[in-house]
This record gives sequence, structure tokens and C1' cells, in this order.
RNA sequence: CGAGUUCGCCGGGCGACCGCGGCCCAUCUCACAGGGCUGAGGAAAGUCCGGACUCCACAGGGUACGGAUGCCGGCUAACGGCCGGGCGGCGCGAGCCGACGGAAAGUGCAACAGAAAGCAAACCGCCGAUGGCCUCCCUCAGGGGCGGCACAGGUAAGGGUGAAACGGUGGGGUAAGAGCCCACCAGCAUCCUGGGUAACCGGGGUGGCUCGGUAAACCCCAUCCGGAGCAAGGCCGAGCAGGGGUGCCGGUGACCCGCCGAUCAAACCCCGGGUUGGCUGCAUUGAGGCCCCGAGCAAUCGUGGUCCCAGAUGGAUGGUCGCCCAAGGGUCGAAAGACUCUGGACAGAAUCCGGCUUACAGGCGAACUCGCAUU
RNA sequence: GGCCCCGUCGUCCAGAGGCCUAGGACGCUGCGCUCUCAAGGCUGAGACGCCGGUUCGAAUCCGGUCGGGGCUG
Repeated sequence: CGAGUUCGCCGGGCGACCGCGGCCCAUCUCACAGGGCUGAGGAAAGUCCGGACUCCACAGGGUACGGAUGCCGGCUAACGGCCGGGCGGCGCGAGCCGACGGAAAGUGCAACAGAAAGCAAACCGCCGAUGGCCUCCCUCAGGGGCGGCACAGGUAAGGGUGAAACGGUGGGGUAAGAGCCCACCAGCAUCCUGGGUAACCGGGGUGGCUCGGUAAACCCCAUCCGGAGCAAGGCCGAGCAGGGGUGCCGGUGACCCGCCGAUCAAACCCCGGGUUGGCUGCAUUGAGGCCCCGAGCAAUCGUGGUCCCAGAUGGAUGGUCGCCCAAGGGUCGAAAGACUCUGGACAGAAUCCGGCUUACAGGCGAACUCGCAUU
Repeated sequence: GGCCCCGUCGUCCAGAGGCCUAGGACGCUGCGCUCUCAAGGCUGAGACGCCGGUUCGAAUCCGGUCGGGGCUG
């Protein structure tokens, strides 16, 4: 210098004027007017997980009807999140990715092709030792031998099909072959042993010789999960008209137990009628932000200091101008540069918080890797 | 705001791991019939919202995303 990887941060700045929401001040109260302060994000988004909070009983036991998660350890209020590690895959590397329990519990599935798709099977091929048939030879007449056929049969080396074909290489063996036997290697089961909290890694012995794929198919195992959601819920005000059904039980939104409330006027369901208001929850105190120190590899935790940080209810956070900054275009110019024009990514709170995912013009910083060049 | 559901030719539906090169009806194109039009006949075009993943194989299973619809004071 070029190409990359990881982590963190910013995502226009300053000033003037006009406008909007909220809070405070002052006037006895309210409204308007006045003054002061304050007013979007890293994702406020998707609503995909987890909680807080509220109601249903204090959310309890069981069924497993159902859902979720799935290597190990840690963090956390909790999580499907984060951190660290293991294993597998990718990359020269820094690093990145992984729905990563179980297929020797069971059931199911595998189109087409192929002989055969899960327990064996044989199309071409190889062989035909043994048995059978044919020709020839020998014979002590019982039989024996050379050769041939490919009939019974043997075989799984080789070919061919497929996404996938029943361990690989070499040797022995055989009629030809085959874990049939042997050596080495891979893998499985089991035993012993070293390291590690563990996942797992290393070493040694024994065994049968190989036990295929698919669980984002049913399923099995382990762990977790009660339901609803701020339009939850509480209070006040205004207004109205009741009728029918179920019928001893109703509530807890799969069921049972249990619990609670009712026990003869309530409860539930349906039709009809009324309202389309206000306050609260709700916005100064939280699993809160920032900084220092300490523990820890880290996520995170602890101590101390400091700060208070949007709050509507048809829903505020906007616009204009000037200068600067980043970016792009045009003209002039040999170049440096000058002039001029355009113009600022994704998006936007609605009970709150922790995450994940998705969208995002452009820019900054730190650490590291590879290549080339120079010293 | 909250909670659910659904995306297949132009429209309405079927298909729910392979037999899918995705089927049917109506509609559309062309031919033929007719004096002409319609109907009927023959023929053709036309779709799995998009992006990844699982699997040998995805319209179908899983995740994300986009779009549409419903309920709820």
C1' cells in the first nucleotide's frame, strides 16, 4: 500500500425566526395570553421469545389433551438470550457457521432408475469343486481318467442403477468367491486407566467382525409451561326497557381433584335498549443511565459518586433562512484548484423492562490476519 | 394499541413430502361451424407472495420477511 476479520461508536453541527406537546411560576380557581424548563431511536419497527404489573382463588395437586426447548458449564428476575468451553463443518489465516439428545424402544417413509431400498437379493459377469448330461480313453466290469455343456447349483470380487447398495487396503484361501482366515486402518459395544466440574479428549485390553438414511415423520427421554392481557384493572358521572332460554349450580377458557362464591335469587347464554364522558393505572425512583475502583478469561456482579431523562388520547417532537461538514453531478483548467447546482440512510414513542430478528446513505476508532514492496 | 387467521392461473376452489411437467369450473387466445352472433366442438396460454433452511427430493415441513383479513372499549 492492497485485501480482509472481529469488537465498539456516531448517524449531520452551530445560530436566528415562526409553530406544536408536557411540566413549573404568577393572579383566589380554571381557560387564554406571559415567562422559564423540557421534548424520539439504535432500531421507537416486527410482535418472535422472556419478565414486571393487573384480574381471574394465594395459582395448588394430578392427567399428558397440548405447547416449547434440547452438547457441557456459567450469567441472569427470566428466557428459545448472553459469555466461556467441547464436537462437527468452512476458510491459507485472523475468524465464521451449526434446530448439536435418541435411529442396536417401536411404527412409518424412500418417487424414478435398479436384480435388490432394509432383509436380504442376483441382470450382465465369474465359477461349475459337488450332483446331472454328452464325447473319447483305460479296466480286474465295481469303477476310474481327459475334455465339453451351463441343467441343478455356488458367488458377491468386477460392471451397470441410484441421493443412498451391507466397512477400506494388502495377503492367504478357493472351482470361483466372500471377515471365510490373517495383518494394518476406520467405526461400534464393553472393561480398565490418565486429564477435565462437565461436555469431551488421550492410552491400553477384550469381543463379534460392521449393526445404513430420515425424528424441521409419528414417537421415546430429560427439563420447563395455569389463563388472559393496560381496550388488563380501579373510581366517578350520564343514560336506558325489558324479554326469552338453561335451570341447580357458577368461577378458575382441555379435563379431574381441590379451592372460592352461591344456596332460591342469583349465575350463565341469546335477543333488545342506553352511552360513545372524565379521573386513574401513567411517566421523578426504575431488574434506571453515566463515571471511578474492585472480583471474574468473559457474560456479569459488588462498593462508592453523580444524574432524573418524552409522555399524547385523533394522538406534540415540525418548518424557513444563513454558515460549516460528509456525499454526488456539471462547467472552466495541463494540474493544483475555482465557480455553481443538487442534497442528508432506515425510520418514528403510546403500560414498562431484558433480549432476538429485520431495515439502514455514509462515517469514525481499536485490535488482529493474509499478500506485496522497502528498511 | 392488544390478540388471532390466511396467502395456489384473471376469479373461485382442490392438491398437504415423490405418481406435479400442479388438477377442476368460469373467464381468455386461436381454429372450425354459421348468412351473422350465441351455444355446443377442437386447441392453446396462464399460478404455488418473496428469501433462506431440513430432506435424495418442498406448493406441502421449519424459520424470517412482505401483503391481506377478522376479533377486541
This is a predicted complex of two RNAs, RNase P RNA and transfer RNA, with 448 nucleotides together.
Rfam match: Bacterial RNase P class A. Rfam links the family to the GO terms dimeric ribonuclease P complex, tRNA processing and ribonuclease P activity.
Its mean pLDDT, the model's own confidence on a scale to 100, is 78.